This is a predicted structure of a 75-nucleotide RNA (c-di-GMP-I-GGC riboswitch aptamer) from a Candidatus Bipolaricaulota bacterium.
Rfam family: c-di-GMP-I-GGC riboswitch aptamer. Rfam links the family to the GO term cyclic-di-GMP binding.
The model forms 95% of the base pairs in the Rfam consensus.
The source organism's lineage runs through Bacteria, Bacteria candidate phyla and Candidatus Bipolaricaulota.
It was read from a public genome assembly, where an Rfam model found it.
Its mean pLDDT, the model's own confidence on a scale to 100, is 82.
RNA sequence: CCUGAAAAGGGCAAACCCACGGGAACGUGGGGGCGCAAAGCUACGAACCCAGGACGGGUAGUCGGGCUGCCAGGA
Numbered sequence: 001c002c003u004g005a006a007a008a009g010g011g012c013a014a015a016c017c018c019a020c021g022g023g024a025a026c027g028u029g030g031g032g033g034c035g036c037a038a039a040g041c042u043a044c045g046a047a048c049c050c051a052g053g054a055c056g057g058g059u060a061g062u063c064g065g066g067c068u069g070c071c072a073g074g075a
Stems, first nucleotide, its partner, number of pairs: 001074004011036002016031006034061001040067003044064003047059004
């Protein structure tokens, strides 16, 4: 630097349920486990969602970009 077929140690956690916060999208914590090799971080571009007169807000588990990182294999 490339790759994620197999293995090991592990990691994260969708739907759904409960509590709390929020006008909502949704967030946080607990249970849960569909999936994930960046499902780690980041709203920069696009997309979608909420709200709407506008400002604004949300999703990183929609895609791309940026930064960082474990294990294994290969060069």